Description
Model confidence (mean pLDDT): 81 of 100. Small-subunit ribosomal RNA, 3' major domain from a metagenome, 477 nucleotides, folded computationally.

Context: one part of a larger RNA
RNA sequence: UGACGGGGGCCCGCACAAGCGGUGGAGCAUGUGGUUUAAUUCGACAACCCGAAGAACCUUACCUGGUCUUGACAUUGUAGUGAAUGUCAUGGAAACAUGACAGGCCCGCAAGGAACACUAUAACAGGUGCUGCAUGGCUGUCGUCAGCUCGUGUCGUGAGAUGUUGGGUUAAGUCCCGCAACGAGCGCAACCCUUAUUCCUAGUUACCAGCGGGUUAAGCCGGGCACUCUAGGGAAACUGCCGGUGACAAACCGGAGGAAGGUGGGGAUGACGUCAAGUCAGCACGGCCUUUAUGACCAGGGCUACACACGUGCUACAAUGGGCAGGUACAAAGAGUUCCGAAGCCGCGAGGCAGAGGCAAUCUCAUAAAACUGCUCUCAGUUCGGAUCGGAGUCUGCAACUCGACUCCGUGAAGUUGGAAUCGCUAGUAAUCGCGAAUCAGCAUGUCGCGGUGAAUACGUUCCCGGGCCUUGUACA
Numbered sequence: 001u002g003a004c005g006g007g008g009g010c011c012c013g014c015a016c017a018a019g020c021g022g023u024g025g026a027g028c029a030u031g032u033g034g035u036u037u038a039a040u041u042c043g044a045c046a047a048c049c050c051g052a053a054g055a056a057c058c059u060u061a062c063c064u065g066g067u068c069u070u071g072a073c074a075u076u077g078u079a080g081u082g083a084a085u086g087u088c089a090u091g092g093a094a095a096c097a098u099g100a101c102a103g104g105c106c107c108g109c110a111a112g113g114a115a116c117a118c119u120a121u122a123a124c125a126g127g128u129g130c131u132g133c134a135u136g137g138c139u140g141u142c143g144u145c146a147g148c149u150c151g152u153g154u155c156g157u158g159a160g161a162u163g164u165u166g167g168g169u170u171a172a173g174u175c176c177c178g179c180a181a182c183g184a185g186c187g188c189a190a191c192c193c194u195u196a197u198u199c200c201u202a203g204u205u206a207c208c209a210g211c212g213g214g215u216u217a218a219g220c221c222g223g224g225c226a227c228u229c230u231a232g233g234g235a236a237a238c239u240g241c242c243g244g245u246g247a248c249a250a251a252c253c254g255g256a257g258g259a260a261g262g263u264g265g266g267g268a269u270g271a272c273g274u275c276a277a278g279u280c281a282g283c284a285c286g287g288c289c290u291u292u293a294u295g296a297c298c299a300g301g302g303c304u305a306c307a308c309a310c311g312u313g314c315u316a317c318a319a320u321g322g323g324c325a326g327g328u329a330c331a332a333a334g335a336g337u338u339c340c341g342a343a344g345c346c347g348c349g350a351g352g353c354a355g356a357g358g359c360a361a362u363c364u365c366a367u368a369a370a371a372c373u374g375c376u377c378u379c380a381g382u383u384c385g386g387a388u389c390g391g392a393g394u395c396u397g398c399a400a401c402u403c404g405a406c407u408c409c410g411u412g413a414a415g416u417u418g419g420a421a422u423c424g425c426u427a428g429u430a431a432u433c434g435c436g437a438a439u440c441a442g443c444a445u446g447u448c449g450c451g452g453u454g455a456a457u458a459c460g461u462u463c464c465c466g467g468g469c470c471u472u473g474u475a476c477a
Stems, first nucleotide, its partner, number of pairs: 001477002003474003007471007015461002019425005026315008034306002042051002062301007071124001075123008085102007106113002126290002129288003135284002137279003140275001142273001147186006153162003166177003192267004197235007207224002211222003238261001241255005317418001321377005327372001334365003339358002344353003384415001389410007431453007
């Protein structure tokens, strides 16, 4: 000087407390461990719906079997043959092997050459093989915590100290005052995006107040640019104003005006460093290993196994509910040409036929859903719950057996609110409700977004956890 203390002081955080809803019990989905297996590819444990924004084949790295050896891929040669290329037949699971046919181009008078393919050969290719403890790059974590440092000066023999401590204050090393310090840098804040109000400009594909037409109905038509909205530019919020407290300061408390008030809400943004943290399987790269195999091709299987244990979720256990019917209101944000696919017709349905319109403020996905009204059920393992299983189908795809999603009929399990323990959340939040997108042929209870409805509670900082500053002890570094 640090680190540590079941030392002290001050302070903060959904850390506790106050509340709301969960997990832990059930069934299923999914990941991991374990076990099994020819293989259940590999990594991650600050892991565990994580890499994986999507394993039937492919992917694929694993296993079994069948094959290749200058090679599936790159560059440079040497020799030889043939343009390249396309089609077909036979054998085979395919890879591949054998054969046949078509084709005969460009430059050049010709010889030959170019490009490409095949054969032989030499350098070499190749490796998701090892080492993340040789590395780059990227990332996690403490932590969006308020810290981490430097120059000069001064003090100290020196390691170092001071500044950065102290009194206040702040979300903040934020600001003020004081002070052997005076300044500065990286962080904080602001500048950026979005959202909340308003003005100007513009008016199609958006909109429809007034005018005319029109309909069962409808911005449907003429027309209009007011309104909504769209998207470009401004305005607005700064403790600016008032009162109080304070040290005449910084600031804090209350109030006014205002769409918004004290960082308005949300996002992006992650200092010096720590953990030899993670990644050699995204990529790159040193070294080592391999070279008829640890490389390459193909078929099938596996990654989907299943006494069990754990994590993360979905659905429930019902009446604030289930079922049926009727009428039917209100979103936002997205996507669409190998695509979204309307109307119409067929099917109980998944879906099929068909093809209008749409490269989209125009068309489509697309009827938003919970909700409301009426009837019924009357507390039951039920008209709750939907697992499991049987049958029949639809769609995607070369192909749904291992191993897809969905529909219809039947079946109708556990489950009556969950022990110890444990998690999330402070406002348009929790809870609840649906909608969309990426990946994607198909496959979503996951992920990332979007809006609808919309709470309770916070006395407070004694305690638990994590962190910051000062101080103290130390036989630790």